Record summary
Predicted 3D model of a 1485-nucleotide RNA (small-subunit ribosomal RNA) from an uncultured bacterium. Model confidence (mean pLDDT): 82 of 100. The sequence is in RNAcentral, with records from ENA and SILVA.
RNA sequence: UAGAGUUUGAUCCUGGCUCAGGAUGAACGCUAGCGGCAGGCCUAAUACAUGCAAGUCGAACGGUUUUCAAUUUCGGUUGAAGAUAGUGGCGCACGGGUGAGUAACGCGUACGUAAUCUGCCUUUGUCUGGGGGAUACACACGGGAAACUGUGGAUAAACCCGCAUGAGAUUUACGAACGGCAUCGUUUGUAGAUGAAAAGAGAUGGACAGAGAUGAGCGUGCGUCUGAUUAGCUAGUUGGUGAGGUAACGGCUCACCAAGGCGACGAUCAGUAGGGGGCGUGAGAGCGUGACCCCCCACACGGGUACUGAGACACGGACCCGACUCCUACGGGAGGCAGCAGUAAGGAAUAUUGGUCAAUGGGAGGAAUCCUGAACCAGCCAUGCCGCGUGCGGGACGAAGGCCCUUUGGGUUGUAAACCGCUUUUGUCAGGGAAGAAUGGGUUAGAUUUAUCUAAUGAGAGACGGUACCUGAAGAAUAAGCACCGGCUAACUCCGUGCCAGCAGCCGCGGUAAUACGGAGGGUGCAAGCGUUAUCCGGAAUCACUGGGUUUAAAGGGUACGUAGGCGGUUUAAUAAGUCAGGUGUGAAAUACCGCAGCCUAACUGCGGAACUGCACUUGAUACUGUUAGACUUGAGAGGAGUGGAGGUAUACGGAAUGCAUCAUGUAGCGGUGAAAUGCUUAGAUAUGAUGUAGAACACCGAUAGCGAAGGCAGUGUGCCACACUUUAUCUGACGCUGAGGUACGAAAGCGUGGGUAGCGAACAGGAUUAGAUACCCUGGUAGUCCACGCCCUAAACGAUGCUAACUGGACAUUUGGUCUUAAAGACUGGGAGUCUGAGGGAAACCAUUAAGUUAGCCACCUGGGGAGUACGUUCGCAAGAAUGAAACUCAAAGGAAUUGACGGGGGUCCGCACAAGCGGUGGAGUAUGUGGUUUAAUUCGAUGAUACGCGAGGAACCUUACCUGGGCUCGAACGCUAUGUGCGUAAUGAGGAAACUUGUUAGUCUCGCGAGAGACACAUAGUGAGGUGCUGCAUGGCUGUCGUCAGCUCGUGCCGUGAGGUGUUGGGUUAAGUCCCGCAACGAGCGCAACCCCUAUUUCUAGUUGCCAGCGAGUAAUGUCGGGGACUCUAGAGAAACUGCCCGCGUAAGCGGUGAGGAAGGUGGGGACGACGUCAAGUCAUCACGGCCCUUACGUCCAGGGCGACACACGUGCUACAAUGGUAGGGACAGUGAGUUGCAAGCCGGUAACGGUAAGCUAAUCUACAAACCCUAUCUCAGUUCGGAUCGAGGUCUGCAACCCGACCUCGUGAAGCUGGAAUCGCUAGUAAUCGCAUAUCAGCCAUGAUGCGGUGAAUACGUUCCCGGGCCUUGUACACACCGCCCGUCAAGCCAUGGAAGUUGGGGGUGCCUAAAGUCGGUUACCGCAAGGAGCCGCCUAGGGCAAAACCAGUAACUGGGGCUAAGUCGUAACAAGGUAACCGUA
Repeated sequence: UAGAGUUUGAUCCUGGCUCAGGAUGAACGCUAGCGGCAGGCCUAAUACAUGCAAGUCGAACGGUUUUCAAUUUCGGUUGAAGAUAGUGGCGCACGGGUGAGUAACGCGUACGUAAUCUGCCUUUGUCUGGGGGAUACACACGGGAAACUGUGGAUAAACCCGCAUGAGAUUUACGAACGGCAUCGUUUGUAGAUGAAAAGAGAUGGACAGAGAUGAGCGUGCGUCUGAUUAGCUAGUUGGUGAGGUAACGGCUCACCAAGGCGACGAUCAGUAGGGGGCGUGAGAGCGUGACCCCCCACACGGGUACUGAGACACGGACCCGACUCCUACGGGAGGCAGCAGUAAGGAAUAUUGGUCAAUGGGAGGAAUCCUGAACCAGCCAUGCCGCGUGCGGGACGAAGGCCCUUUGGGUUGUAAACCGCUUUUGUCAGGGAAGAAUGGGUUAGAUUUAUCUAAUGAGAGACGGUACCUGAAGAAUAAGCACCGGCUAACUCCGUGCCAGCAGCCGCGGUAAUACGGAGGGUGCAAGCGUUAUCCGGAAUCACUGGGUUUAAAGGGUACGUAGGCGGUUUAAUAAGUCAGGUGUGAAAUACCGCAGCCUAACUGCGGAACUGCACUUGAUACUGUUAGACUUGAGAGGAGUGGAGGUAUACGGAAUGCAUCAUGUAGCGGUGAAAUGCUUAGAUAUGAUGUAGAACACCGAUAGCGAAGGCAGUGUGCCACACUUUAUCUGACGCUGAGGUACGAAAGCGUGGGUAGCGAACAGGAUUAGAUACCCUGGUAGUCCACGCCCUAAACGAUGCUAACUGGACAUUUGGUCUUAAAGACUGGGAGUCUGAGGGAAACCAUUAAGUUAGCCACCUGGGGAGUACGUUCGCAAGAAUGAAACUCAAAGGAAUUGACGGGGGUCCGCACAAGCGGUGGAGUAUGUGGUUUAAUUCGAUGAUACGCGAGGAACCUUACCUGGGCUCGAACGCUAUGUGCGUAAUGAGGAAACUUGUUAGUCUCGCGAGAGACACAUAGUGAGGUGCUGCAUGGCUGUCGUCAGCUCGUGCCGUGAGGUGUUGGGUUAAGUCCCGCAACGAGCGCAACCCCUAUUUCUAGUUGCCAGCGAGUAAUGUCGGGGACUCUAGAGAAACUGCCCGCGUAAGCGGUGAGGAAGGUGGGGACGACGUCAAGUCAUCACGGCCCUUACGUCCAGGGCGACACACGUGCUACAAUGGUAGGGACAGUGAGUUGCAAGCCGGUAACGGUAAGCUAAUCUACAAACCCUAUCUCAGUUCGGAUCGAGGUCUGCAACCCGACCUCGUGAAGCUGGAAUCGCUAGUAAUCGCAUAUCAGCCAUGAUGCGGUGAAUACGUUCCCGGGCCUUGUACACACCGCCCGUCAAGCCAUGGAAGUUGGGGGUGCCUAAAGUCGGUUACCGCAAGGAGCCGCCUAGGGCAAAACCAGUAACUGGGGCUAAGUCGUAACAAGGUAACCGUA
């Protein structure tokens, strides 16, 4: 020392990406009241207009000049006070700026200087004598546009030069003493040599020498960025001798000599960069950084050079070269803001051409003073930090307005406002008003010899600035924004928009109900600021020293030997390098921390303390490590004795099989496959036998075994070589472990040369398969496979697990030794190779003495996925290629283990009319009906695999009706409420019109109440709530289909697992069933199953009409017709009955079996209702309801006509048939469910009939309806028929306002297709299929062959579960989870992006060689100048720069070209994930 989001259906882990924090010399957007303190060109070390930034001294000098005074011969002279160009002195090397260069002794730190210098300052000692000379200014005369400058004769000094002196200094020679650190140092003696001085009245100065202080130079140890795809670099290079040079050492320079020096502990090269104190962050270690302030360095337009000086190779000095700018009279000149301001440019971006020397500091001066863009102040900028304010209290009917909602109302804004009271910071106005001032100078006094110092005194000096501060006045008066509100992350609603516009830090929002876009209301956060962007640290233990990993997530080298390096057994002694302790010095100040103090506080500042973890030196300690010396035996090795093995290599031999050759037997096929074909074969194959021959591999033994470092190793014998183990305890005495580079070995494939080649067999050919099949399968077949020699050096080279050593529980079996024993077996003890299970570990799977446990040592490797093991470079290779090994760009994941599902052309098991076994159909025909399609003004809408299609519709001529055409209405077609008025409704009858509608006439309300009136109903008018079959079934409720009447789906507690989850629910049986039993870390429970409910099958009791009629009676032609009866049938209430209860067999049980008994019924008796958790965004907004949206003289509503009925065609579902198990005609028999007064209708009459007329009965166990198949008789006799009835013609009937589009029925006539139906497909397991009719709902009628029910007749078959389909359970694999209708790969095509190669081309920095060479130092020098010193000139070396040349490196660009990445719906295939349909994968060709 805090975490969070994001990979998944969910989980744990690995791992990246992202966020919350802090910071900034910042910038941008919006906004802005005040003050204090700080900061302010990060880019172009780009170019600069203008002004200023370094002068001062007359107490160094000669002069010039101004004023005043005195004096005067009026010409002047003298004095005082100023000013001053020039000479001279000091300063200008400080202060100020910048960070280009520099990877370096540049910087930091610690030392050294026995190798050095130091102006001004302090201090000590000695001295300051005497001469000489020049020159500026000025003057005179010139040149030039200017800058500037020439000549002449004069002149001063603290200017310059000799001479004297020499304590001391330097130096030479010879000594002495002391000391040290290698060269040596210090002190000192004698002799020789050398070189000093400035004046002035005075203060002040000057010279020589010593010391100090300060500053500087030089040297050294240690520390100081990245790249090895930079591995070798170096000729003054390394050293020596000598000389030169410097303040000083030194190859610093030169001559000669030697051949060294640096480098894997990273030289050289390349890139980048001023360094430090510090600053930011961080718990720290670290990481990043080097603005402001301080120290050091470097630089001053680019480059070079020296001069002067104490100090420079000099920012505001000089010379030269170059680039650039300016002036010019064209001859020549001038310049350097990286000083302060300022300008232009660049840029996202950074200020005033301000004031003052008042303070602090600097230069000059004796001082006054002068100078000072150092400094102090002010101005601009919210750039940062800090502080203050924008008011406080009361005030509810909780105002108005806004916004929201479930809208007579409520919530919120909100005590917020209004209103009342109070205060006055800030701002405004008025008045007062600092500290910063100490000095200095004047006067006085004291100390003191002066100089000087101290004290007192009064006068004066402030840029900031009338500023800070203080007092007063009026007055809430002058003052709030920005960002955000899906999660992370504090904060939610409405409207608009509709994958659009847009948002986005990550995940992600937006496709009509967006808390995610835009606006609004509300809220949250911070606040004179708030956000965004950029960058750094943090979080990130995500480079892990603190503090990570490597079986499967990224990661152990293919293996061994071994160099350097790292690490190392027991013991003794010494030492003291590491280590530890104390001390000394240093570690600048500032910063940071603590304390105190000053500004009202804070920021800020001052003072003090501690700290600065470092370095150097020193004194000790000696356990450990190191070093040195010695000893030891347990590590390691050697020796002796045994043992073991597919260990290696060379050579010899062997049999089986295969091919081939020959011979023989023998005849028509062989071979091959899923099935075939190619192929071989009558020239005799295959098959069989014999003989011969060739090459390769070695059956059985054989294994879960053995050996080897790994790769790998297998017939047998022999030679040679190597290894391991056991045992012994004879020897050596730590000789050891690991191992970067290095070396050797290293399967297969491949390469080279030469052999060999039986079988197999890339390429290739043919045959198949297929949509295709450059494959899988088949027939052939070349390289190769084999041998020798030489290369290659890679593999999923795997235990995906580096080597060595130590320690830590057991069990079983195996191999190879040894010891003991009772010798079968067993016990003990070593070495290998296995399985299982503990502790422990691990994300888990799993590992577990053969560790992935606990430790130690060393090596190798990893740091998100893709790009990519690619490109470039380099090394190796004959080649193939190997090794090393990136980046741009792109994604938010990629991944491991495990879980639950789903899926599999995985496995096991079970079930279902699922198949099979059967019966009957569909698909063919005609027709009905529904659908698609087409057509149409409209053919209204919905339903569309199973789970739409005789479905919504259980009744489309009008109506229905939703559609179309046309004509109308607009409070509206319907309904409710309120008010007023009327009395309607209805009936009859007119006109216009297609109707709606408009407009008339006549008759004319009901209930209560005596009445008034009230009420009901209806109409009209007015008001009000309209209305919508318009959209969204993907906003919904309700209802429904399907999986599926399948047996499943869950929960509580417990237990297991880090967790998702598991267990229970799995297992063994059993069942129709998660039904039950047994077992079991489970024990129980719920929804489902079953049962409870209804119908039906048997029976009992009760009851007895409309039902029934046995017995009794009456009656009829006849009939329960009547009296009566309850026995029976039946009706409809209540009960009984069935439970594997009993028996036998099997079984632990559950249960199963039985031609068992009994029973009406037997193992759920049959049927119905009943449908778990859920799935299909299944269906329905057109039954209904409902959110939202839309229409409102229309998408509402009324009416007429049309349409929903169309018709080339396709499909579904039916009906009727194709006939003799039949048709037709005649006769005869037997049901049940239901329906009926707007009705069912007997009977009778008419009609061939549909039907019409008339009419009994029935509001129904009472009345109404021919049941048909069936039976009997007759006929038909196998034909497109006496089958079949479509179609059409004619005539009718009925319903209805109306049968044209478009009804049903009847009669007559017509008499189509069709002779049992391809591929395929459907239903059904018993009162079922099949077949036969009947009834009903809807309904005026009916397109009904439909639907829903009812009864009649009434079968066949099931061996069985291999297969098809669907489903349940267990298990397995998975890269699927929208779940296989999944996922996913590659080419090609299109767009965009970055990148490699490339003929070339362009540019850059660095180096090399040659030519040339300014200024300048150094060296040389006869002619010119000078008395001389010396100078000019000339010559030489070096060199900035310029030119030429060849090469290397880096970068840009390029026709063309290579691959890569990304991009909702392109093409071709199907490679991978399941046994992925040929298991997959690795290396190679």